[in-house]
RNA sequence: CGAGUUGACCAGGCGAUCGCCGGUGGAAUGAUCCACGGGAGGAAAGUCCGGGCUCCACAGGACAGGAUGGUCGGUAACGCCGACCGAUCGCGAGGUUAGGGAAAGUGCCACAGAAAACAAACCGCCCCGAGAUGGCAACAUCGCGGGGUAAGGGUGAAAAGGUGGGGUAAGAGCCCACCAGCGUUUGAGGUGACUCAGGCGGCUUGGUAAACCCCAUCCGGAGCAAGGCCAAACAGAGAGGAGUGGUUGUCCGCCACAUUCGACUCUCGGGUAGGCUGCUUGAAUGAAUCAGCAAUGGUUCAUCUAGAUAAAUGAUCGCGCCGGUUCGCCGGUGACAAAACCCGGCUUACGGUCAACUCGCAUU
Numbered sequence: 001c002g003a004g005u006u007g008a009c010c011a012g013g014c015g016a017u018c019g020c021c022g023g024u025g026g027a028a029u030g031a032u033c034c035a036c037g038g039g040a041g042g043a044a045a046g047u048c049c050g051g052g053c054u055c056c057a058c059a060g061g062a063c064a065g066g067a068u069g070g071u072c073g074g075u076a077a078c079g080c081c082g083a084c085c086g087a088u089c090g091c092g093a094g095g096u097u098a099g100g101g102a103a104a105g106u107g108c109c110a111c112a113g114a115a116a117a118c119a120a121a122c123c124g125c126c127c128c129g130a131g132a133u134g135g136c137a138a139c140a141u142c143g144c145g146g147g148g149u150a151a152g153g154g155u156g157a158a159a160a161g162g163u164g165g166g167g168u169a170a171g172a173g174c175c176c177a178c179c180a181g182c183g184u185u186u187g188a189g190g191u192g193a194c195u196c197a198g199g200c201g202g203c204u205u206g207g208u209a210a211a212c213c214c215c216a217u218c219c220g221g222a223g224c225a226a227g228g229c230c231a232a233a234c235a236g237a238g239a240g241g242a243g244u245g246g247u248u249g250u251c252c253g254c255c256a257c258a259u260u261c262g263a264c265u266c267u268c269g270g271g272u273a274g275g276c277u278g279c280u281u282g283a284a285u286g287a288a289u290c291a292g293c294a295a296u297g298g299u300u301c302a303u304c305u306a307g308a309u310a311a312a313u314g315a316u317c318g319c320g321c322c323g324g325u326u327c328g329c330c331g332g333u334g335a336c337a338a339a340a341c342c343c344g345g346c347u348u349a350c351g352g353u354c355a356a357c358u359c360g361c362a363u364u
Stems, first nucleotide, its partner, number of pairs: 001360010013319006020039002023036005041336001045347002048345005053223004065219005070084005085099001086097004100214002105212002107208003122153002124149006131142004161179006180204001182201008227277004236268005243257005284303008320333005
């Protein structure tokens, strides 16, 4: 310098003015005004998992259904995280991994291929039979029929262990040695998954369970539109109950409507509109320190950091910074994206900075 791997951090600087949504204090106390201070994210997103909180249900157990699946640990909990083991990819730093069971049962294995599972004979190899051709003959060659053979060729992602020797008509774990794998067992190491070394056995059993299934573990339902409180109007129930309105102010009179179908007044429960609450102090954040490889946890100190409800967090100007410049100035100042009861994760979107490490080339 180039190509990569892993991790951490930032999300745009400073100031002024005018607005918007909460809070505190003051003045008015009737709408309002003044001062101070606060006001989106690493993903606020997808709403995919787990929990808190709330209401409902619940003696106990089983079935069904769903999720998960190496080991040890972390956590409030998880399908999340850490470390390790195995497998696998990469030269490497490192990455990926639903990673229990396929001799409990069932199913499936495209295309190609003779055969895809109580294996299979297309070519090849070997034996036997009868025949043709050549040859004096022994025999050789050719096709036909019957049989043997899984060594060789060919197909496939995968063909019933591999290599070598013996053996055989030709062959074959048919027999033997070594290797691989399976079962079993001994010793050593590790909390464990597992690893290392050895003995014995039959010589060997395809793959697929994010196919059905079996095994083990876990899971009650609904969600802040949860839930709680206050409470117009209309209608309802109960009690009282004869007046009410108009006619210029009062009285009389008159008129209209009520008096079984009850005006009007009071009370009541349920509860709509609406309002308040739940609501943000919390498995919180920051710093130091201790334990631990780590995830994470403990202790001490400090801090308070949005709570809107059709939904506030915006706009303008200047300085600064970056790039260009004909030195007048011009352009840019970001990507993905915006809370809605609150947390822990995962996934997805996306701009930049830095660190450690790996490989290659060059130079010293």
The RNA shown here (Bacterial RNase P class A) has 364 nucleotides and comes from a Planctomycetota bacterium. It matches the Rfam family "Bacterial RNase P class A". Rfam describes the family as follows. Ribonuclease P (RNase P) is a ubiquitous endoribonuclease, found in archaea, bacteria and eukarya as well as chloroplasts and mitochondria. It is annotated as a ribozyme. Its mean pLDDT, the model's own confidence on a scale to 100, is 77. The gene name in the source record is rnpB. The sequence is in RNAcentral, with records from ENA.